[in-house]
Context: one part of a larger RNA
RNA sequence: GGACGAACGCUGGCGGUGUGCCUAAUACAUGCAAGUCGAGCGACGCAUAUCGGAGGGGUAACCCACUGGUAUGACGGAGCGGCGAACGGGUGCGUAACACGUGAGCAACCUGCCCCACAGACCGGGAUAGCCCGAGGAAACUCGGAUUAAUACCGGAUACCCUCACCGGACCGCAUGGCCUGGUGAGGAAAGACUUUUGUGCUGUGGGAUGGGCUCGCGGCCUAUCAGCUAGUUGGUGAGGUAACGGCUCACCAAGGCAACGACGGGUAGCUGGUCUGAGAGGAUGAUCAGCCACACUGGAACUGAGACACGGCCCAGACUCCUACGGGAGGCAGCAGUGGGGAAUCUUGCGCAAUGGGCGAAAGCCUGACGCAGCAACGCCGCGUGCGGGAUGACGGCCUUCGGGUUGUAAACCGCUUUCGGCAGGGACGAAAAUGACGGUACCUGCAGAAGAAGCCCCGGCUAACUACGUGCCAGCAGCCGCGGUAAUACGUAGGGACCAAGCGUUAUCC
Numbered sequence: 001g002g003a004c005g006a007a008c009g010c011u012g013g014c015g016g017u018g019u020g021c022c023u024a025a026u027a028c029a030u031g032c033a034a035g036u037c038g039a040g041c042g043a044c045g046c047a048u049a050u051c052g053g054a055g056g057g058g059u060a061a062c063c064c065a066c067u068g069g070u071a072u073g074a075c076g077g078a079g080c081g082g083c084g085a086a087c088g089g090g091u092g093c094g095u096a097a098c099a100c101g102u103g104a105g106c107a108a109c110c111u112g113c114c115c116c117a118c119a120g121a122c123c124g125g126g127a128u129a130g131c132c133c134g135a136g137g138a139a140a141c142u143c144g145g146a147u148u149a150a151u152a153c154c155g156g157a158u159a160c161c162c163u164c165a166c167c168g169g170a171c172c173g174c175a176u177g178g179c180c181u182g183g184u185g186a187g188g189a190a191a192g193a194c195u196u197u198u199g200u201g202c203u204g205u206g207g208g209a210u211g212g213g214c215u216c217g218c219g220g221c222c223u224a225u226c227a228g229c230u231a232g233u234u235g236g237u238g239a240g241g242u243a244a245c246g247g248c249u250c251a252c253c254a255a256g257g258c259a260a261c262g263a264c265g266g267g268u269a270g271c272u273g274g275u276c277u278g279a280g281a282g283g284a285u286g287a288u289c290a291g292c293c294a295c296a297c298u299g300g301a302a303c304u305g306a307g308a309c310a311c312g313g314c315c316c317a318g319a320c321u322c323c324u325a326c327g328g329g330a331g332g333c334a335g336c337a338g339u340g341g342g343g344a345a346u347c348u349u350g351c352g353c354a355a356u357g358g359g360c361g362a363a364a365g366c367c368u369g370a371c372g373c374a375g376c377a378a379c380g381c382c383g384c385g386u387g388c389g390g391g392a393u394g395a396c397g398g399c400c401u402u403c404g405g406g407u408u409g410u411a412a413a414c415c416g417c418u419u420u421c422g423g424c425a426g427g428g429a430c431g432a433a434a435a436u437g438a439c440g441g442u443a444c445c446u447g448c449a450g451a452a453g454a455a456g457c458c459c460c461g462g463c464u465a466a467c468u469a470c471g472u473g474c475c476a477g478c479a480g481c482c483g484c485g486g487u488a489a490u491a492c493g494u495a496g497g498g499a500c501c502a503a504g505c506g507u508u509a510u511c512c
Stems, first nucleotide, its partner, number of pairs: 001512003006508005013384006019377002021342001026340003030337003035083003040080002044076002046073008055064003090295003100219007109212002114208007122156004132145005161188009171178002193200002221267003228258003233255008270292004274285004297318004320331004348374001350373003356370001357368004387417004397408004421453001423448005431439001456501001459498002461482003467496005477484002
């Protein structure tokens, strides 16, 4: 000098745009943050229409309430079923590791939804939730009985095809082998359902796309006051397991494997694109944004599923909190707001799904604290303003003075002018494709009034731009370094004057 997620002191007009718990991965009141589909299904309720029953009123048409059936529904809350809930959002605890970055590989793999192609969808069956009845319990909830549906579940058939086993052939690979093909045997599907006139779906197989899994080379912290480490350890055979290779697991066999090119141990730490600095080399760093990883009260385990060992799922154990009728139950903000606590320190319990994106749905649409906006904070960067011109008798006052004057100073007053920003009034968008705008009567435009509402902070001994007076008297104090202060202090304090920067200016911490 530059930088900053900053903090502190003094001060503070406006706008744009970013950023905002770096500490306790501490504990959390309250609300919201993941639902959706009636074009998969059966009931229940409600509403409307219609048909009927019987009752009341009326001469009748008809009206009123009750009740049964049928139909309809942008209706309601549950239930079965499907898809989603593995995304999106948060945090950085752990991790020195194939975690990350980069480059290769899988002849050792998976992939819901989406796209393409081929083939198919035949015949049957038994349940169950809900509703109803009954029982237990304070509750959470649970149990029994009866009954019912499906794109829920089960059996059989079929097999273009797929898997496995055996036998054979062509080609290829360094190899375990791969690929194509012929035969035999065994095994393996489905919902033609829904909608209506058009579609959406279902099953098998192959391919694509996307996403993932695994392996390897290389690269990036400190410590030798850590020198030896290792028993599933290193390799083999066989088996199991996995989507898949593999000590991944197990049985047996062999005795290996790693290490001063730093094993093992200890400490620290998420990694990267980047960011800051620097002429560069390098050093430091990893907030915001983006990619990857890890985690979800702590530890462990699996279930479901195309995908999890699953933040707002389940189970067990633990700590903590809450409810209880003491028998037993409920909970997990490192989602968005918000609270206590910690701290030098870090925001609103806001508006909206209008846009973008996501889930479900044929769609209308519903949901979305993702997101878009608004609010708070000079926390950063950028822009603008706080007026412009004239004005000498160089007024008053202040300060200094050699008492002549000098200086503050064209500064003020005064005269003329302008109106950015702010204020008031009127108009008023883009963002949105037909409709639909939270922002918002916002941005922007026009008009009106009036210099009107808008300047501080730090410094003035040298480094370093800027000097005098008074007070003080090694005191009180200053100080980044050198150093000032003990009676003439440009260095302390105050004043006048001056210098720098400016809605900021200084200080502190940290990095280059």
Predicted 3D model of a 512-nucleotide part of an RNA (small-subunit ribosomal RNA, 5' domain) from an uncultured prokaryote. The RNAcentral record of the full RNA draws on ENA. Its mean pLDDT, the model's own confidence on a scale to 100, is 86.